RNAcentral holds the sequence, with entries from ENA. This is a predicted structure of a 71-nucleotide RNA (transfer RNA) from an Elusimicrobiota bacterium. Taxonomically the source falls in Elusimicrobiota (Bacteria, Pseudomonadati).
RNA sequence: GCGGGCGUAGUUCACCGGUAGAAUGCGACCUUGCCAAGGUCGAGAAGUGGGUUCAAUUCCCAUCGCCCGCU
Numbered sequence: 001g002c003g004g005g006c007g008u009a010g011u012u013c014a015c016c017g018g019u020a021g022a023a024u025g026c027g028a029c030c031u032u033g034c035c036a037a038g039g040u041c042g043a044g045a046a047g048u049g050g051g052u053u054c055a056a057u058u059c060c061c062a063u064c065g066c067c068c069g070c071u
Base pairs, nucleotide, nucleotide: 001070002069003068004067005066006065007064010024011023012022013021018054026042027041028040029039030038047063048062049061050060051059
């Protein structure tokens, strides 16, 4: 330099055009003599910028980061 793959809560993963879910972690409450465990509720996320569409995390382009291959 060229080609390919992957970027989604703090972390690990779903969803793949129509309200983005879960586990774990975090906070509050309940339970308990205390802690732990358990239960209920809550906050928290689509790498960035454009395009297509009534509607984009999803499709297209560019770009950034990481990984793999080729040279």

The coordinates come from a structure-prediction model, not an experiment, and the mean pLDDT is 83.